RNA sequence: CCACCUCGAUCGGGAGAGCCGCCUCGGCGGCGCCGAAGGAGCAACCGCCCCGGAAUCUCUCAGGCACCCGGACCGUUCGAGCCAG
Numbered sequence: 001c002c003a004c005c006u007c008g009a010u011c012g013g014g015a016g017a018g019c020c021g022c023c024u025c026g027g028c029g030g031c032g033c034c035g036a037a038g039g040a041g042c043a044a045c046c047g048c049c050c051c052g053g054a055a056u057c058u059c060u061c062a063g064g065c066a067c068c069c070g071g072a073c074c075g076u077u078c079g080a081g082c083c084a085g
Base pairs, nucleotide, nucleotide: 001085005081006080007079008078009077011075012074013073018031019030020029021028022027023026032065033064034063038061039059040058041057045053046052047051
């Protein structure tokens, strides 16, 4: 000086799911529905294989079902950590 990886930030992309009633048009209630914040469960899988880490699977506690916001994940840029070379 610096790859990969990790974390944080910036920008861009980013799905799903309803009806009825009341009413101050944004809420409330009944039933229904969705899963990609989070959470939980099984365990595919992974590792240094004693043990540990564990999902895009499952559940729907939470959250959500006009728009906005949010949004797992992907990419760009920047910063930091780690460190092969």
Predicted 3D model of an 85-nucleotide RNA (Glycine riboswitch aptamer) from Ilumatobacter sp.
Lineage of the source: Bacteria > Actinomycetota > Acidimicrobiales > Ilumatobacteraceae > Ilumatobacter.